[in-house]
A computed fold for a 468-nucleotide part of an RNA from an uncultured bacterium, annotated as small-subunit ribosomal RNA, 3' major domain.
Context: one part of a larger RNA
Parts: sequence; C1' cells; structure tokens
RNA sequence: UGACGGGGGCCCGCACAAGCGGUGGAGCAUGUGGUUUAAUUCGAUGAUACGCGAGGAACCUUACCAGGGCUUGACAUAUAUUUGACGUGCAUAGAGAUAUGCAUUCUCAUUUGAGCGAAUAAACAGGUGUUGCAUGGUUGUCGUCAGCUCGUGCUGUGAAGUGUUGGGUUAAGUCCCGCAACGAGCGCAACCCCUUUUGUCUGUUACCAAUAUUGAUUUAGGGACUCAGACGAUACUGCCGGUGACAAACCGGAGGAAGGUGGGGACGACGUCAAAUCAUCAUGAUCCUUAUGUUCUGGGCUACACACGUGCUACAAUGGACAGUACAGAGCGUUGCGAGGCCGCGAGGUGGAGCUAAUCGCAGAAAGCUGUUCUCAGUACAGAUUGGAGUCUGAAACUCGACUCCAUGAAGGUGGAAUCGCUAGUAAUCGCACAUCAGCAUGGUGCGGUGAAUACGUUCCCGGGCCU
Repeated sequence: UGACGGGGGCCCGCACAAGCGGUGGAGCAUGUGGUUUAAUUCGAUGAUACGCGAGGAACCUUACCAGGGCUUGACAUAUAUUUGACGUGCAUAGAGAUAUGCAUUCUCAUUUGAGCGAAUAAACAGGUGUUGCAUGGUUGUCGUCAGCUCGUGCUGUGAAGUGUUGGGUUAAGUCCCGCAACGAGCGCAACCCCUUUUGUCUGUUACCAAUAUUGAUUUAGGGACUCAGACGAUACUGCCGGUGACAAACCGGAGGAAGGUGGGGACGACGUCAAAUCAUCAUGAUCCUUAUGUUCUGGGCUACACACGUGCUACAAUGGACAGUACAGAGCGUUGCGAGGCCGCGAGGUGGAGCUAAUCGCAGAAAGCUGUUCUCAGUACAGAUUGGAGUCUGAAACUCGACUCCAUGAAGGUGGAAUCGCUAGUAAUCGCACAUCAGCAUGGUGCGGUGAAUACGUUCCCGGGCCU
C1' cells in the first nucleotide's frame, strides 16, 4: 500500500423478509458424468460447464471406427521434359471410390505461342495432430458495480500520502459546501435506437363519418378519421408551497399523454480469474509426410445396471369432451408462399387463381365468451408403452425422421432434505411467427392476448461500495 476478520460505523442489490409460481417425487425430451463399445469424434466442469460450441448427426455434415483405394496428392504457386483440346455418351467389373474398353469431338492463335488437361522429376502442398501455461483476435465473470488514474504543487529520509478524505445529497467520484491543494483523463449521465402524446407535409396497395349503389363486398365518387413515414414540438425539478446551511437536494401539489434518469434496448472503466477458445479464423514452436495427409462404402456420434442439470406433459371440475361464436402483433414467401374447388375419417393428395407482396398467400390465433354433458372414480383425468394400417420429405427412413388413423391405456392422487425465478403490463397463463432447414423443435430468438399478489422493514443469510 493492499487483502482478510465469526472487528466497528454508513449504504445498496429479488440478498433476506412479505407474496406468487416452480424444481427436487412420476412419464417423456434434451445435455452431462459414468459404464459399455471396433468407434461411441473433440471441446466446455463451482458461481462464470451441463436444451453449452451445435441457429437443427439418416447419407453428407464428420473431425471417430472397420474395410477398399491414392501418393506432387482433394486444394495452391512455379520450373523442366514428353504429350493431348477440354469434354460428352455408352458398355463391362466393382459396395462405391475407381479401373478398362468403344464411339464422338479437335479450342484461341496461325514461326514461336496462350488457355485447359495428362504423365515423369524435384521444390512443395496438406494436418479438426500437440502446446490457450508461447500468442493475436474474440468471449465469460466480478458488474452497468461506481469506481480507476494522471500532471503540477505540497507533506514525508523513504515506501507513499494529499487530491479521491470531511458535512450534506444522489441511481451514480451525481451535485453543493468546506479543505494544501489546483486542474485533467477513462468510467457515470447525456448524445443513438424502439416505445408513449402531438403538429406540418405526403396519400397507394392502407382507411371509411357523411353520399350513391348492391343479394353481398370500399364497389363508385370523395376526402375527415385510422394507419403509414419524413421533418419537427414536448419534460427541463421549468412553476407553486414546505423542509434544508441563503447551497445541492428532498417531500407535496398544479398543469400535462407522460414527472422527477417516463418505460425498454444498445453501450461494460483500470483491472481480476496463467478463466475459455490453436476445432471459427490467424499464428510462434514442435510432430506426421505411401501418412497423424486424402478419397469411398458401411457403421458410430442415437449404446444403457445407474447418477446429476435444464425442460415438456400431467396428476384434474378455476377441469375434460362436444357444438356455436369473437378479438392480435410481429414476421416470412419466385429453387418460394400457394387461395377457391374436388378426393380422403385424417396426415395429405389433385389442381393451379393470385403474388417479386400495406394489393396475393402462409393464416384457422389460442386462452376467452355462450350452450350441453361428465359428478370425484386411477375416472369420459393423464397420456407413456406396444400391435396394426398409412402420409410426407428424400437416391435411401433397418440401425436412425416427423406426422396421421384404429386398437392398447403404464407411472402419476401435488412431490423429503433442499433449492430456483419474479417488484408491473412484471410473475403466471395463452397461442403466433422466424432463424437453422430437403425432412426433423418440448430448445433458441422475437411477437402479441388475458393479467395478479406482496414489499412492515434491514436483525439475520449471500454478493457488493465508502470510511476506520
């Protein structure tokens, strides 16, 4: 000077408390450990690994295993010599890679040569091999916590201190006052984006109050509203009262769509953990070079006495089933979205209107509301598992896809110790879309619908800040 203390003082945070809903028990999905295996590729491991890299493993991917092949190589640059256009089609053998044969073709340029290919030779290629404790870059975390420093001056023999401490105040080293300090920088805040109110301008593919028309429909004319999107306005403790040290500020009020950083996002200081990543990429060193490179077929990454994490579905009546009926937002679409019609109980098929999209389509929102039924049962709850029959994608669903129909109808009656999330349009609950993607979503990322309870307080648990 730091760090630490079951030392002290002050202060924060869903940290506790007050509440609501979960996990831990069941079945299944998914990740991990372990075990197994020819292989179950590799990485991530308290918080800060475990629905993580992976935003989608049937082949491919793929890095792993078994077997079949190649060796200047699947890929790059350049040299020498020889040589052929490149290519296309067919046949045979083979699991394929590939090998052999036949047919066809004869580039530009016209001495040389250029481009493309083959063979030989030698430089070299190649490596998801090792080291993240050699590194760059990127990232997690403490933590969106309020801190971390510097110049000059002053103090101290010096390490250092001061400033940054003190009195108030704030979400904040935020601001005010004081002070051997005076200033400054990186952070805080603001500037950026979305959202909330509104003005002007512009109105098609958006909208429809008054008018006309129709069996019905913005259909017609028309232009208020809605909406769209460009530029503006608005909120600043600005105003009033009180408290305060005449300060900063705090409390209450008015006006206002909104009130005291209005709500959300992006934004992450100096540093910590030799934290993570050599498998995104780049890269030093080192290792392999007829193999640790490369190619193909098949298998594996999907195994299964078990253990853990994260989820989905339930255990029912605030419910299940059946019928009728209403209201979103945000997206996506030409290798695509695919309407109406017809066929099928259904997954789906057929067919193809329209749409390069405020025009057409995906697209039926669901919970909700109305009516009927079930009457507390392992049930008309729950849906695992299994048998049969199918649909779709795709060369190909055996290992190993999703979905449909018929039958089957397991555990499960609200979950021990323990533990997690959340303070408002939040939790809880309900559906919709997108990325990846041929196909495959209970995961991820967004979107809207319905919409709570509670916070006395800071003694205690956890983490953090300042002074001592």